[in-house]
RNA sequence: GGAGUAGGGCAAAUGGUCGCUGGUCCUCAAGAAGGAUCGGAGGAAAGUCCGGGCUCCACAGGGCAGGGUGCUGGAUAACAUCCAGUCUCGGCGACGAGCAGGAAAGCGCAACAGAAAGCAGACCGCCCCGCAUUUUGCGGGGUAAGGGUGAAACGGUGAGGUAAGAGCUCACCAGUCUCGGUGGUGACAUCGGGAGCUGGGCAAGCCCCACCCGGAGCAAGACCAAAUAGGAGAGCGUCAGAGGGCGGCCCGUCCGAGCUCUCGGGUAGGUUGCUUGAGCCCGCCGGUAACGGCGGGCCUAGAGGAAUGACCAUUGCCUUUUUUGUUGUAAAACAGAAAAGGAACAGAACCCGGCUUAUGACCUGCUCCAAAU
Repeated sequence: GGAGUAGGGCAAAUGGUCGCUGGUCCUCAAGAAGGAUCGGAGGAAAGUCCGGGCUCCACAGGGCAGGGUGCUGGAUAACAUCCAGUCUCGGCGACGAGCAGGAAAGCGCAACAGAAAGCAGACCGCCCCGCAUUUUGCGGGGUAAGGGUGAAACGGUGAGGUAAGAGCUCACCAGUCUCGGUGGUGACAUCGGGAGCUGGGCAAGCCCCACCCGGAGCAAGACCAAAUAGGAGAGCGUCAGAGGGCGGCCCGUCCGAGCUCUCGGGUAGGUUGCUUGAGCCCGCCGGUAACGGCGGGCCUAGAGGAAUGACCAUUGCCUUUUUUGUUGUAAAACAGAAAAGGAACAGAACCCGGCUUAUGACCUGCUCCAAAU
């Protein structure tokens, strides 16, 4: 210098002008008015994929159905998350990935190729026998060592053995089951003995085993509560006429069978739930860690068609170009100056813990390669 790998915090700052929104206080002409002051998005607020809190409904207990999880140990309110390990796989390596229980319980499935694909199988080859026959051909049988096909062909290598072969026999190796020792909480690792000689893959097809799981969601839910209509009750009245119209009152006149009050439910609308919480920061202690405990400090949006913005100035950051200095053999690095340009993804909606996806520049550790000294 190049290529990688793991992790970390940040998401510009200050000032001015004009706005938006919430709390508190003040003012008045009392309006969802004006003023002062304090606060006002994120690392993902996103996707709404998991898990919990909270709320209402349901619920004796157990089981079935349905859904989910699936190596081990731990963390946690809980999880499909996190931490530490085991095993397998990928990478030269730093490191990364895993939908990691069971296929000698059962059922099922496997394209193409190939002779044969699931209690194996004879296409070529090899060997034996018979017939014809001199090279060879036909028929019968044996054979999985060799060739060829396939993702996969029923252990591997060597020797013996045989007509040719074959775990047919033996030695070593791999694997399976089993007994025991050692280490580990455990997954598992490692060592030794024995057995039968080998009993393929897919469980992300059904299934089996173990464990977990009620439903709906802040448009949950709670409170206040018009107008109109309807419900219940009481009172007054039905020609000896309540009540209503004719601008307020009296008279008059016209209409006239209902009128008035109270109570309760629901609707519009309003309030609440609403942000003090598995909270954040710092320190100490325990733990490899996730995390937990103790002490101190802090209060940090709460809107509701939905605010959190716009412009200007200065500084900082990044890129490119030019230039100066220092170091260096050089490549280059570092420091300074000037000009031009740039600054991502994205916007809370009851609240938390995760996962996933989007995205800018910076810093640190480590690995591999090349070159120079």